[in-house]
Predicted 3D model of a 72-nucleotide RNA (transfer RNA) from Talaromyces stipitatus ATCC 10500.
The gene name in the source record is tRNA-Ala-AGC-2-1.
Rfam family: tRNA.

RNA sequence: GGGCGAAUGGUUUAGUGGUAUAACGCAUCUUUAGCAUAGAUGAGGUCCCGGUUUCGAUUACCGGUUUGUCCA
Numbered sequence: 001g002g003g004c005g006a007a008u009g010g011u012u013u014a015g016u017g018g019u020a021u022a023a024c025g026c027a028u029c030u031u032u033a034g035c036a037u038a039g040a041u042g043a044g045g046u047c048c049c050g051g052u053u054u055c056g057a058u059u060a061c062c063g064g065u066u067u068g069u070c071c072a
């Protein structure tokens, strides 16, 4: 320098055009003499950035950034 992927709560992740899912973690409550386990409730997301298409974009298209891998 070139090819092919990835980017979504604190972490991991689902989601093929209609305001985003689950697990772990966190907070509160119940349970316990106390802790752990278990159960209930809750908070936490400008979906990497900019633009284009569209009534509407996490999703499609273009460019960029970071990163993984392969080739030279």
Base pairs, nucleotide, nucleotide: 001071002070003069004068005067006066007065010024011023012022018055026042027041028040029039030038048064049063050062051061052060